[in-house]
Molecule: transfer RNA
Organism: Kockiozyma suomiensis
RNA sequence: GCCUCUAUGGCCAAGUUGGUAAGGCGCGGCACUAGUAAUGCCGAGAUCAACGGUUCAAAUCCGUUUGGAGGCA
Numbered sequence: 001g002c003c004u005c006u007a008u009g010g011c012c013a014a015g016u017u018g019g020u021a022a023g024g025c026g027c028g029g030c031a032c033u034a035g036u037a038a039u040g041c042c043g044a045g046a047u048c049a050a051c052g053g054u055u056c057a058a059a060u061c062c063g064u065u066u067g068g069a070g071g072c073a
Stems, first nucleotide, its partner, number of pairs: 001072007010025003019056001027043005049065005
């Protein structure tokens, strides 16, 4: 220098034929217990790395940039 993969709540992670973001851990509350743990129920928390474009509508498609991983020279 070129190519491929990757970036989604505090952490892990699904969503890949565009229709408005699951789940687990953790966190807060309640129930249960003499109390704690465990368990159950409820709740908060992500404008999806950034910018621009296409579209009625973009995490998703296109372009550029940035971070990470790998390969070739």